RNA sequence: UUUUCGGAGAGUUUGAUCCUGGCUCAGAGUGAACGCUGGCGGCGUGGUUCAGACAUGCAAGUCGAGCGAAGGUAGCAAUACCUUAGCGGCGAACGGGUGCGUAACACGUGAACAACUUGCCUCUAAGUGGGGGAUAGCCCAGAGAAAUUUGGAUUAAUACCGCAUGUGAUCUUCAACCACAUGGUUGAAGAAUUAAAGCUUGUAAUGGCGCUUAGAGAGAGGUUCGCGGCCUAUCAGCUUGUUGGUGAGGUAACGGCUCACCAAGGCUAAGACGGGUAGCUGGUCUGAGAGGAUGAUCAGCCACACUGGAACUGAGAUACGGUCCAGACACCUACGGGUGGCAGCAGUUUCGAAUCAUUCACAAUGGGGGAAACCCUGAUGGUGCAACGCCGCGUGGGGGAUGACGGCCUUCGGGUUGUAAACCCCUGUCACCGAGGAUUAACCGCACGGUUCAUACCCGUGCCUGAAGUUACUCGGAGAGGAAGAGGUGGCUAACUCCGUGCCAGCAGCCGCGGUAAUACGGAGACCUCGAGCGUUACUCGGAUUUACUGGGCGUAAAGGGUCCGUAGGUGGCCCGGUGUGUCGGGGGUGAAAUCCUGCAGCUUAACUGUAGAAUUGCCUUCGAAACUACCGGGCUUGAGGACUGGAGAGGUAAGCGGAAUUCCAGGUGUAGCGGUGAAAUGCGUAGAUAUCUGGAGGAACACCAACGGCGAAGGCAGCUUACUGGACAGAUCCUGACACUGAGGGACGAAAGGGUGGGGAGCAAAAGGGAUUAGAUACCCCUGUAGUCCACCCCGUAAACGUUGUGCACUCGCUAUAGGCGGUUUCGACCCCGCCUGUGGCUAAGCUAACGCGAUAAGUGCACCGCCUGAGGACUACGGCCGCAAGGCUAAAACUCAAAGGAAUUGACGGGUCCCCGCACAAGCGGUGGAGCAUGUGGCUUAAUUCGAUGCAACGCGAAGAACCUUACCAGGUCUUGACAUGUGAGCGACCGGAACAGAGAUGUUCCUUCCCUUCGGGGCGCUCUCACAGGUGCUGCAUGGCUGUCGUCAGCUCGUGUCGUGAGAUGUUCGGUUAAGUCCGUCAACGAGCGCAACCCCUGUCCUUAGUUGCCAGCAUUCAGUUGGGGACUCUAGGGAGACUACCUCUUUUCAAGAGGGGGAAGGUGGGGAUGAUGUCAAGUCAGUAUGGCCCUUACGACCUGGGCUGCACACGUGCUACAAUGCCCAGUACAGUAGGCAGCUACUCCGCGAGGAGAUGCAAAUCCCUAAAGCUGGGCCCAGUUCAGAUUGGAGUCUGCAACUCGACUCCAUGAAGCCGGAAUCGCUAGUAAUGGCGCAUCAGCUACGGCGCCGUGAAUACGUUCCCGGGGAUUGUACACACCGCCCGUCACAUCAUGAAAGCCGGUCUUGCCCGAAGUGCGUGAGCUAACCGCAAGGAAGCAGCGCCCGACGGUGAGGCUGGUGAUUGGGAUGAAGUCGUAACAAGGUAGCCGUAGGGGAACCUGCGGCUGGAUCACCUCCUUU
Repeated sequence: UUUUCGGAGAGUUUGAUCCUGGCUCAGAGUGAACGCUGGCGGCGUGGUUCAGACAUGCAAGUCGAGCGAAGGUAGCAAUACCUUAGCGGCGAACGGGUGCGUAACACGUGAACAACUUGCCUCUAAGUGGGGGAUAGCCCAGAGAAAUUUGGAUUAAUACCGCAUGUGAUCUUCAACCACAUGGUUGAAGAAUUAAAGCUUGUAAUGGCGCUUAGAGAGAGGUUCGCGGCCUAUCAGCUUGUUGGUGAGGUAACGGCUCACCAAGGCUAAGACGGGUAGCUGGUCUGAGAGGAUGAUCAGCCACACUGGAACUGAGAUACGGUCCAGACACCUACGGGUGGCAGCAGUUUCGAAUCAUUCACAAUGGGGGAAACCCUGAUGGUGCAACGCCGCGUGGGGGAUGACGGCCUUCGGGUUGUAAACCCCUGUCACCGAGGAUUAACCGCACGGUUCAUACCCGUGCCUGAAGUUACUCGGAGAGGAAGAGGUGGCUAACUCCGUGCCAGCAGCCGCGGUAAUACGGAGACCUCGAGCGUUACUCGGAUUUACUGGGCGUAAAGGGUCCGUAGGUGGCCCGGUGUGUCGGGGGUGAAAUCCUGCAGCUUAACUGUAGAAUUGCCUUCGAAACUACCGGGCUUGAGGACUGGAGAGGUAAGCGGAAUUCCAGGUGUAGCGGUGAAAUGCGUAGAUAUCUGGAGGAACACCAACGGCGAAGGCAGCUUACUGGACAGAUCCUGACACUGAGGGACGAAAGGGUGGGGAGCAAAAGGGAUUAGAUACCCCUGUAGUCCACCCCGUAAACGUUGUGCACUCGCUAUAGGCGGUUUCGACCCCGCCUGUGGCUAAGCUAACGCGAUAAGUGCACCGCCUGAGGACUACGGCCGCAAGGCUAAAACUCAAAGGAAUUGACGGGUCCCCGCACAAGCGGUGGAGCAUGUGGCUUAAUUCGAUGCAACGCGAAGAACCUUACCAGGUCUUGACAUGUGAGCGACCGGAACAGAGAUGUUCCUUCCCUUCGGGGCGCUCUCACAGGUGCUGCAUGGCUGUCGUCAGCUCGUGUCGUGAGAUGUUCGGUUAAGUCCGUCAACGAGCGCAACCCCUGUCCUUAGUUGCCAGCAUUCAGUUGGGGACUCUAGGGAGACUACCUCUUUUCAAGAGGGGGAAGGUGGGGAUGAUGUCAAGUCAGUAUGGCCCUUACGACCUGGGCUGCACACGUGCUACAAUGCCCAGUACAGUAGGCAGCUACUCCGCGAGGAGAUGCAAAUCCCUAAAGCUGGGCCCAGUUCAGAUUGGAGUCUGCAACUCGACUCCAUGAAGCCGGAAUCGCUAGUAAUGGCGCAUCAGCUACGGCGCCGUGAAUACGUUCCCGGGGAUUGUACACACCGCCCGUCACAUCAUGAAAGCCGGUCUUGCCCGAAGUGCGUGAGCUAACCGCAAGGAAGCAGCGCCCGACGGUGAGGCUGGUGAUUGGGAUGAAGUCGUAACAAGGUAGCCGUAGGGGAACCUGCGGCUGGAUCACCUCCUUU
């Protein structure tokens, strides 16, 4: 420079965040299966499970040109031809199947054989002479059911056997050359041994096919070696032919391959031996790659052929379709005996989620035989079945809007399905019908020609040969005709609505949906994605950097060994030389083919296939390089170590000594308590305690010094002295010369508790006893108290053994404190100061970290080595092993369950955490409630109904500002059904209204009287009846809603923009110091501003001014009984407008500020008093019954009307009130002073009547004009402390008023009656000034009233607040948290019930392996061979040779005994896990109410408690030290 290739994440822990970490999803793939669906073609693939069992057919034969014989055909015959049982040859060891076994030289790869074999084939050399004896078949005879078999006679060969020959081969000896050790090659000599077969042709041939010997080749096989590839150490030791040697045997060949003897070796932590699993590879799938998984189809190798063993034949087998034996199974049988092996192709059965035809052909390719024709070939080529996979094609194309019908939705307007359909015009792929029609065929053979000596070989031409095949392909025909589904639509993840259902039915990959408005269930419509397929399930890789070589981690998330020493191993300073191990470069060999990739090409395309290249990242070999590494040799001193000097130290071990204190003993003094606690009690004490003094005994621990000071590897170490002893540090030189670092196994040390033996025992103190506390108290507290704590020796070997931080080395800004040492400075010296080294601390820079934090003592930057981690629980567990006296320790799983578990930090909330502040919160006061009677509301009970709602504060004199009927919603009874009420429509009839009578409880019904308008003459208005739409519902849901309201709270808070900080949630601002009623204001500050709140603006009230004076007022002037009238506007008042108060002024305090304190002035002074006004939000707070409203429900009733009843019911409980209990009172008489309001179906003056409620008559006033008015108070009198002259309930009687009507069920009046009650337990409420308390008055609702309620008005009119410790509520800051539904939180364990998996268990039943012994088939070998035997020798006898038989070794199956490993089952038993609402407690999280946790020991229903030692991963307060800043 060019080219190629090339890596995506998401959901889920939380209120939210970052991190850690698991689970899940999206992708690709499959020999698949299942569900729904299914038009065509091409190319592939198809028992993954039972190497289970197999009916039937076929899968290995061929050669007559090796041989005889038999049969048949033709011929008169000779003979020719055909067929083939047998002998013989070759083949059957290939091809085809399967993956049981095998962890192995089985496979892969690369080497080696100087240690080997090889039929057929090729080449070369030589030969092929001459004889012999048998035998099958056939024939005869016999046995047997059969399979088969016995005997006799006869016969051939390319069958068998001698002899000759010997190119050669083998053997011996010698020589030369060579070499990788044993050795090899060549040559020479010698003697012995050793071959053969013929067939073919009319004849012949130097022909062809054969045969024999030898050499060479090709291909094939055998053997050996290096390297490579599974799991397990809960398998750590294995091995006797084992390891080696000598000799022999055996083999094609080396070799313990086998045997005899000798030696005692061999393998192993770099994993032997054992166990489990598994054919290996090219490749295949995935992946960016590195890897991971896998080993179907195709190809190479291996192993196997019913199971086990064995040999024979042969070139080759220990032989799939051969033999022998044993076993199991199956079949035949005449019961005597036989036969069989589909893991060949089809097929059957079994198994299973699951895998095809009992097809055609040798035409092609290949194989066997043959001289050949040819025969055989379930190899192979084809076809069939299966959407099993990949690829291709189609199911039509164009036009077509009134955007049809139908469906679905709808805000009712419309939208959508949708150019989709209909309709019009076309096309004709595939399938269908008809016609034509290849390639695969080249050979061989025959004929001819060429060539040739040739009829041989070779070449050419012609003829012949096709299973598929009614093929592919081409042409013609007809007609849109025959051809679309599956899954999904909450997020991940593309795609939404309606209906049904109502935590049901169901869905679900994860998160999760469903409890009446479900985009998540079921259906429909619409939509999305793929498409002859689409989904689901299973499995693999990916995502997963989630085993991290590429490419992770270990302070707190899982993870540093308790510490040190040290073996193997790993790693290792500087210089020189050499070698060339690793390393790097070039060349060579190999890395089979196929596959993958690239180019080109062939089937119309593609899949598929052909061809060429690249690649095959590897191994071997050769040549070279020499920096680094390694090795060898030589040197160096800086790493390390040694020698010398010096001081520091609770370093260790042993011995001795000391004083204080506790306890005990003895004695003295002394008297009634002591002790103990929150308070007590148990306990001790008049037999003299406690207290105090003296003396003694004994054990344990060492105050002060003392210090985040010192020492040690860690655990740990503390009075003083002595002895012995380890290590570190500093200084200045000398020496050794890499001697170093780390360290798997291993060894040593190792707190406390605990164990063993023997001592000791003062104090303390598990267990135990007692007392308290408590619901209980197996605890916390108290009184006792034993092991133990102490010593010696021996075990144990664990801790929060922690800096939760392995060891060593190097490097990287600073400040500061302290311990040890040295140096400088100092005239010497001591201090101070400065510097260096070694420790121990604090703060920080850079950097790192998820954050917190770490930061030269690293958690920074690097190197070396070790240990450890991989979701949570199960489980610091089980089983096994090792250790221990035991307790127990070390090592260490699985099933099963869950979708989390976890770290740090954030915002809240909470704390029996801390700090600050506020509030009638407490305190200080005043008056109440709780006790009584009554009123009223609620609960409960009752009832035909007692309508409904409100339920801690924040329901309960609340909705209700008026329940006798009505109201009224409830109940009983009687009635109506387009309706009591609205609108519209169609039809019919007719005015409506009004009045009357009768029946009835009434609603209502019946009857009677009276009675229209407009008009274009069609009808319309109005009314009634009938019909259809609809009305109606105080029926449900306030958890579907609007609106309104309550509450925290009139508390001071709640937020935003920009900026800044933080990875982020978030923080900052809003914190801090002051101050305020206030986030009010000021100052400061990485903040600067702003908004909603606060305050102010609004209303009432308090002062003044001004304007206006009627109905209000009256000072002065007249007048009257009277502001009555004239008059007046001054005053009061009314109601408009203004003024005034703002810390404005002074002093002081504070920081100069904000502000505060005091004072002056002022009607008013620090928001003057009161009201209205209620931030963001909380409580799914309240209300569907005020109204509105979605959805659901009822429709001759859940609607409507009427009468009567109920809401008022009464054993009881609670809330809110009224009236009281009396003398600050009650009663009687007299007398004074208000304001807010209201009034025509109304308020009512005044007069009369009535004791009175009230009645009668009558006046004024639609109102500052008229009406209704105070009471407490004051004055005087009575009462005299009592159930009263208090209190007034209840009851009887008599009345009044309202009203249709006072029985249930009104109010009021009068007379009489005269209950409880003498100030109220625990507890609890209101109020800080015109307030509380107390007194009356008015109004709304309303016919009347249950009002003692509510809302207002005025009169009289206090007390107290030291203060913020405590209670309650609130605000702010900070801290802890395992809470976030937020402490009414969370959460632990036993027990009980159900389910699940698992451990132990007397045993029982299997599998597998080992081992001792017994039996010992077939068979090889060896021995024997008295029986038998053709070939050769011999005249013969006989020999040689062989066979049967027998014996021996080995030996499968089997039997028996023992053992190891492993599986199943098992009464009972142990813990574990899970399960909406079981029991007991409350252990943990806050100081969790006794801080928690770790180890250990004891105890207890349980969580747990207690002792001893340890840790902070403890809150709070105080102090010390250090640090930062000044």
This is a predicted structure of a 1526-nucleotide RNA (small-subunit ribosomal RNA) from an uncultured Verrucomicrobiota bacterium. Its mean pLDDT, the model's own confidence on a scale to 100, is 83. Rfam family: Bacterial small subunit ribosomal RNA. The same sequence occurs in records of 2 taxa.